[in-house]
RNA sequence: AGCGGGGUAGAGAAGAGGCAUCUCGCAAGGCUCAUAACCUUGAGGCUCUGGUUCGAUUCCAGACCCCGCAA
Numbered sequence: 001a002g003c004g005g006g007g008u009a010g011a012g013a014a015g016a017g018g019c020a021u022c023u024c025g026c027a028a029g030g031c032u033c034a035u036a037a038c039c040u041u042g043a044g045g046c047u048c049u050g051g052u053u054c055g056a057u058u059c060c061a062g063a064c065c066c067c068g069c070a071a
Stems, first nucleotide, its partner, number of pairs: 002069006010024004018054001026042005047063005
């Protein structure tokens, strides 16, 4: 060089054309004498570039990175 899988909030995952969701974590408020637990609210995210499309996290191509197979 070849083949396959993957890259989505701080962490772990879902979502496979139209609203980005869940769990934990973080912050604020409530509750409490207080902490935890519990309740409410919030901040924060689609690896990059191009193409297709009215519209792309999603489809296509390329690049980069990670894991595996084979050699």

Background:
This is a predicted structure of a 71-nucleotide RNA (transfer RNA) from Candidatus Nomurabacteria bacterium RIFCSPLOWO2_01_FULL_40_15. The coordinates come from a structure-prediction model, not an experiment, and the mean pLDDT is 84. It matches the Rfam family "tRNA". Rfam links the family to the GO term triplet codon-amino acid adaptor activity.